[in-house]
Molecule: SAM riboswitch aptamer (S box leader)
Organism: Actinomycetes bacterium
RNA sequence: UGAUCAUCCAGAGCGGCUGAGGGACGGGCCCUGUGACGCCGCGGCAACCAGUGCCGGAGAGAGCUCCGGUGCGAGGUGCCAAUGCCCGACCGAUGAGGG
Numbered sequence: 001u002g003a004u005c006a007u008c009c010a011g012a013g014c015g016g017c018u019g020a021g022g023g024a025c026g027g028g029c030c031c032u033g034u035g036a037c038g039c040c041g042c043g044g045c046a047a048c049c050a051g052u053g054c055c056g057g058a059g060a061g062a063g064c065u066c067c068g069g070u071g072c073g074a075g076g077u078g079c080c081a082a083u084g085c086c087c088g089a090c091c092g093a094u095g096a097g098g099g
Stems, first nucleotide, its partner, number of pairs: 001099001004096005013042005021031003025088004043080003047077003051072009084091001
C1' cells in the first nucleotide's frame, strides 16, 4: 500500500504547553477563547490479539489439542463529547491473520 475477515447504540478525563479551529468526506447538526485541534504527563476503559481461571462440547481415553461460553488481568494494539453524532456514499476507523 491494496485485498480478506470481525467489530463500530456498552465503557472510560484531568493537568500542563500552544492558540483557532474541530467532529475523515458532502449536507445537517454540534463542540469550541468558560480554550477547540494537536503535543506532553498522569489517570482510566476493555473491542481485538496474547496470557490465565471456570463451565460445556469434539478429537475413543488420562494427559494434551481444538471449538464455544463466561470471568480475571492490562502484556501488544486501540480507545476515553454526542450510536462511526445523524443522513449519504463506489465511505471511514480499529483489530487479527496473511501477501